[in-house]
The RNA shown here (FMN riboswitch aptamer (RFN element)) has 119 nucleotides and comes from a mouse gut metagenome.
Of the family's consensus pairs, 100% are formed in the model.
RNA sequence: UCUUCGGGGCAGGGUGCAAUUCCCUACCGGCGGUUACAGUCCGCGACCCGCUUUAUGCAAAUAGAGCGGCUGAUAUGGUGCAAUUCCAUAACCGACAGUAUAGUCUGGAUGAGAGAAGA
Numbered sequence: 001u002c003u004u005c006g007g008g009g010c011a012g013g014g015u016g017c018a019a020u021u022c023c024c025u026a027c028c029g030g031c032g033g034u035u036a037c038a039g040u041c042c043g044c045g046a047c048c049c050g051c052u053u054u055a056u057g058c059a060a061a062u063a064g065a066g067c068g069g070c071u072g073a074u075a076u077g078g079u080g081c082a083a084u085u086c087c088a089u090a091a092c093c094g095a096c097a098g099u100a101u102a103g104u105c106u107g108g109a110u111g112a113g114a115g116a117a118g119a
Stems, first nucleotide, its partner, number of pairs: 001119005012024003026104002028094002030044004039092002048069009074090005096107003
């Protein structure tokens, strides 16, 4: 420098004109690090907001690049040299827009991306 890869999940039931959105129950867990395997530790990414700059434009604005901000949630016991990472038990968390109120549906997204592998 180039190529490829790079997010999972409401089964069953209830109410209702209408809900995979409410209720009961069920299910899911990106990337790197960490003495030992992590959704909850430390950090990163996605979403969202702002600033600078470049291009186009009369302008509004759009697109690219760079920088900054924002960004959820765990305890107890056990084993062990070592684990908020394993085992047991009980908890908790999940952007924005749409729609009967959504972590799980649809959409921006055949996008972007932490990063991984290869040449």